[in-house]
Order: sequence, then structure tokens, then C1' cells
RNA sequence: GCCCUCAUCGUCUAGGGGACUAGGACGCAAGCCUUUCAAGCUUGAGACCGGAGUUCGAAUCUCCGUGAGGGCA
Repeated sequence: GCCCUCAUCGUCUAGGGGACUAGGACGCAAGCCUUUCAAGCUUGAGACCGGAGUUCGAAUCUCCGUGAGGGCA
């Protein structure tokens, strides 16, 4: 330098055009329980890498960029 793959809550991930407020697990916060802690139960906060395009509608499709991983030279 060229090619391929990936990027979603703090972490791991589901979702591949319209479905309820983007769902789940762990973690975090509050409450309940307990003499207290842990465990358990309930509730809550928390995310679509950036920009542009296509579309009535984009996390999802396309392009550019950024970052990560891999292959060739």
C1' cells in the first nucleotide's frame, strides 16, 4: 500500500427496514427482608463510533471517515 471482518448501556451481548419507551445477563443505585452483612425479591438509571446518502421510515441498507482485529505484499 491492497483486501476482508467488526464497532449497540460500565462489561458481555440480542436485534439485519416499521413490533412496547432498542431487550437480556453481570455490574451499579434505591427500597423490602435481616439484629447487621451476604443471599433473595422489587424498582430504577444506563447504549446504537462520527458524518453523508437511499427511503414515507435507518441501530439495521449504501458511501466516506475513525478505531480494532485478520490476510497479502
Molecule: transfer RNA
Organism: Chloroflexota bacterium